[in-house]
RNA sequence: GCCGUUGUAACUCAGUUGGUAGAGUAGCUCCAUGGUAAGGAGCAAGUCGGCGGUUCAAGUCCGCCCAACGGCUCCA
Numbered sequence: 001g002c003c004g005u006u007g008u009a010a011c012u013c014a015g016u017u018g019g020u021a022g023a024g025u026a027g028c029u030c031c032a033u034g035g036u037a038a039g040g041a042g043c044a045a046g047u048c049g050g051c052g053g054u055u056c057a058a059g060u061c062c063g064c065c066c067a068a069c070g071g072c073u074c075c076a
Stems, first nucleotide, its partner, number of pairs: 001072007010025004019056001027043005049065005
């Protein structure tokens, strides 16, 4: 230098053919108990790595860039 994969909630990960973004854990509140843990119910949390483009509409398609991992190659 070239190629590929990955990047989504605090963490681990889903998200089909483009159609208004989810789960588990953690957090908070409540129930329950004489009390604690376990258990049950609920709430909150995301400019989907960044910037542009296409489109009525982009996590999803296209370009560039950034980061992590892997592979290949050139020069010295």

Record summary
This is a predicted structure of a 76-nucleotide RNA (transfer RNA) from bacterium ADurb.Bin212. Its Rfam family is "tRNA". The family's RNA type in Rfam is transfer RNA.